A computed fold for a 73-nucleotide RNA from a Candidatus Colwellbacteria bacterium, annotated as transfer RNA.
[in-house]
RNA sequence: GCUCCUAUCGUCUAGAGGCCUAGGACGCUGCCCUCUCACGGCAGAAACUCGGGUUCAAAUCCCGAUGGGAGCG
Numbered sequence: 001g002c003u004c005c006u007a008u009c010g011u012c013u014a015g016a017g018g019c020c021u022a023g024g025a026c027g028c029u030g031c032c033c034u035c036u037c038a039c040g041g042c043a044g045a046a047a048c049u050c051g052g053g054u055u056c057a058a059a060u061c062c063c064g065a066u067g068g069g070a071g072c073g
Base pairs, nucleotide, nucleotide: 001072002071003070004069005068006067007066010026011025012024013023018056028044029043030042031041032040049065050064051063052062053061
C1' cells in the first nucleotide's frame, strides 16, 4: 500500500428497518434484611465511535473518516 472483518452502559453482550426515548449479566449507588459484614431481595444511574446518504421511519441498510483485528504484498 491492497483486501476482508469489526466498533452498543465501567466490562461482557442481546439487537437482522417500526414491537427500542435500546434489554440482560457482572460491577456501581441507594433502601430492605442482619447485632455487624457477607449472602439474599427491591429500586436506581449508566451505552449505539464520528460525518454524510437511503427511507415515512436507521443501533440495524449504503458511503466516507477514525480506532481495533486478520490476511496479502

It matches the Rfam family "tRNA". The organism belongs to Candidatus Colwelliibacteriota, within Bacteria.